[in-house]
């Protein structure tokens, strides 16, 4: 200098004027007084890193309880967390020169199924080939070739008529053991050629662990008014989260009419900032601070000026002028994951080239 990997931050700033919303507070009006309501002021605060997706997990609310079955989800080891299908650190496998990245990562010796097409043959076989001689629709063979994702473990040597774990060495595989590690695993030794075709479980299945259901349009309260109306089933029935069993409780269901207005839930939280201790880290503890939207047809804005950033032009810096600014708007809250994003800043690491 170029090309990569990985982890972050910002995504405009300041000021004036006008406007909107919650809260606190002052004055005035209304009200018997207070509350409440209205008007005019002052002060604090007011849309994100994803607010998006609604994919997971919870807090919270309602739904009768317990057990079993069914169903669903996850799936190497150890930790973190309220929990998770999340995060951190490892192991093994794969990709990459590398920094790094990816993994739907339990079990095929419980059982069932599948391996299309091609090929001679895919739970078993001999098409071509090689060898033999009694030369045949014969015998031996599975080393070589072909087909295929996969063809009687692989490479090399010996041996043989030609070949083959037929024999040997190494590797692989199986069984038994030693060492290290908390563990997944790693490594070493012994024996075995009577070494058991192979693959596939994001196929059914088996094993282990976890899990009721519905959701803020949950749910609760107040006010007012209407028709305290009509019908069906029935107490050994029916209903109360799928099925079964047990317990507990209660009448259940349908039609029609009225109100569909207000208040709560609604923001102090598994919250956040700083320092410090423990831990590789995720994260946890201690101490000291902070309060940061709560709207309800839905507020959080408009405008002016200056400055900053990027691009272009003028003869270069400066200066001047012009243009530009991404993805995108809370609606009960929080922890994650996934997706979108113009531009700017920046740490660490890898590879290649050059210079010193």
């Nucleotide at each position: 200098u170029a090309a990569g990997g990985u982890a972050g931050a910002c995504g405009g700033g300041c000021g004036g004027c006008c406007g909107c919303c919650u809260g606190u507070u002052g004055u005035g009006a209304u009200u018997a007084u207070u509350c409440g309501u209205c008007a005019c002021g002052a002060c604090c605060g007011g849309a994100g890193g994803a607010a998006a997706g609604u994919c997971c997990g919870a807090g919270c609310u309602c739904u009768c309880c317990c057990g079993g079955a069914a169903g669903a989800a996850u799936g190497c080891c150890c930790g973190c967390u309220a929990a998770c299908g999340g995060c951190g650190g490892g192991g093994c496998g794969g990709g990459g020169u590398g920094a790094c990245c990816c993994g739907a990562c339990g079990g095929a010796a419980a059982g069932u199924g599948c391996c299309a097409c091609a090929g001679a043959a895919a739970u078993a076989u001999a098409c071509c080939g090689c060898u033999g001689c009694a030369u045949g629709u014969c015998a031996g063979u599975a080393a070589g070739g072909g087909u295929g994702a996969a063809a009687u473990g692989g490479u090399g040597g010996g041996g043989u008529a030609a070949g083959a774990g037929c024999c040997c060495a190494c590797c692989g595989c199986a069984a038994g053991g030693g060492u290290g590690g908390a563990g997944a695993c790693a490594u070493c030794c012994u024996u075995g050629g009577u070494c058991c075709a192979g693959g596939u479980a994001a196929a059914c299945c088996c094993c282990a662990u976890u899990c009721g259901g519905a959701g803020c349009a949950a749910g609760g309260c107040c006010u007012a008014a209407u028709a305290g109306g009509g019908g069906u089933a029935u107490a050994u029935a029916u209903g109360g989260c799928u099925c079964c069993g047990g317990g507990c409780c209660a009448u259940a269901c349908c039609c029609g009419g009225g109100u569909u207005g207000g208040c709560c839930g609604c923001u102090u939280g598994a919250c956040u900032u700083g320092u410090u201790c423990g831990g590789c880290a995720a994260c946890g503890g201690a101490c000291a601070g902070g309060c940061u939207a709560g709207a309800u047809a839905g507020a959080u804005g408009g405008u002016c000026g200056c400055c900053a950033c990027u691009u272009c032009g003028u003869a270069a810096c400066a200066a001047c002028g012009a243009a530009g600014g991404a993805c995108a708007g809370a609606a009960c809250u929080c922890g994650g994951c996934u997706u979108a994003c113009a531009g700017u800043c920046c740490g660490c690491c890898u590879u290649a080239g050059c210079c010193u």
Predicted 3D model of a 356-nucleotide RNA (Bacterial RNase P class A) from an SAR202 cluster bacterium. RNAcentral records the identical sequence in 2 taxa. RNAcentral holds the sequence, with entries from ENA. It is recorded under the gene name rnpB.